[in-house]
Transfer RNA from a Vermifilaceae cyanobacterium, 76 nucleotides, folded computationally. Rfam family: tRNA. Its family is annotated with triplet codon-amino acid adaptor activity in the Gene Ontology. The family's RNA type in Rfam is transfer RNA. The coordinates come from a structure-prediction model, not an experiment, and the mean pLDDT is 81.
RNA sequence: GGGGAUAUAGCUCAGUUGGUAGAGCGCACGCAUGGCAUGCGUGAGGUCACGGGUUCGACUCCCGUUAUCUCCACCA
Numbered sequence: 001g002g003g004g005a006u007a008u009a010g011c012u013c014a015g016u017u018g019g020u021a022g023a024g025c026g027c028a029c030g031c032a033u034g035g036c037a038u039g040c041g042u043g044a045g046g047u048c049a050c051g052g053g054u055u056c057g058a059c060u061c062c063c064g065u066u067a068u069c070u071c072c073a074c075c076a
Stems, first nucleotide, its partner, number of pairs: 001072007010025004019056001027043006049065005
């Protein structure tokens, strides 16, 4: 330098014809227990890496950028 993959909640990850963003764990609260562990319920928490474009509408499609991983090439 070239190709490919990944980037979504604090963490690990879903999200399948473009149509109002979810799960598990964690966190807060409540109930059950004399209390803990535990179980159940409720809730908070998001600029979907960043910047543009297309569209009535974009996590999703197009272009560029950044970071990480990987393969190839180059130098030594």